[in-house]
Molecule: SAM riboswitch aptamer (S box leader)
Organism: uncultured Nocardioides sp.
RNA sequence: CUCAUCGAGAGGGGCAGAGGGAACGGCCCGACGAAGCCCCGGCAACCCGCCACAGCAGCUUGUCCUCCUGAUGACCGGCUGUGGUCACGGUGCUAAUUCCGUCCCGUGUCGAUCGUCGGCGCGGGAAAGAUGAG
Numbered sequence: 001c002u003c004a005u006c007g008a009g010a011g012g013g014g015c016a017g018a019g020g021g022a023a024c025g026g027c028c029c030g031a032c033g034a035a036g037c038c039c040c041g042g043c044a045a046c047c048c049g050c051c052a053c054a055g056c057a058g059c060u061u062g063u064c065c066u067c068c069u070g071a072u073g074a075c076c077g078g079c080u081g082u083g084g085u086c087a088c089g090g091u092g093c094u095a096a097u098u099c100c101g102u103c104c105c106g107u108g109u110c111g112a113u114c115g116u117c118g119g120c121g122c123g124g125g126a127a128a129g130a131u132g133a134g
Base pairs, nucleotide, nucleotide: 001134002133003132004131005130006129011040012039013038014037015036019029020028021027023102024101025100026099041094042093043092046090047089049085050084051083052082053081054080055079056078062075063074064073066071098128103125104124105123106122107121108120109119110118111117112116
């Protein structure tokens, strides 16, 4: 930098001792013990493995049928996608939807207003972030 996902799921112990939830605002968590480090669990299924199906490429090689050869077709093999499966391995995660909002669009309602703006909601899309793969 690109792509995919982010409304589900899953905690105990030891050390430590005041912060933490990315930023900001809100709202939460925290001396009934925050961050951090260690140990042991757990969740999930991105990668890896296996199976099935579909599509693509068919150059060379392998097997088979037709065949003098060439060539054609099928299988095996290759690539891609979808679905399923496993949980040994590589990561990840284990308060709250990524805790909510922030920017844009639409919309409901209330208030003020010449135009329009503001408050409180709802829906959609971005941005940012996180994780994985490349």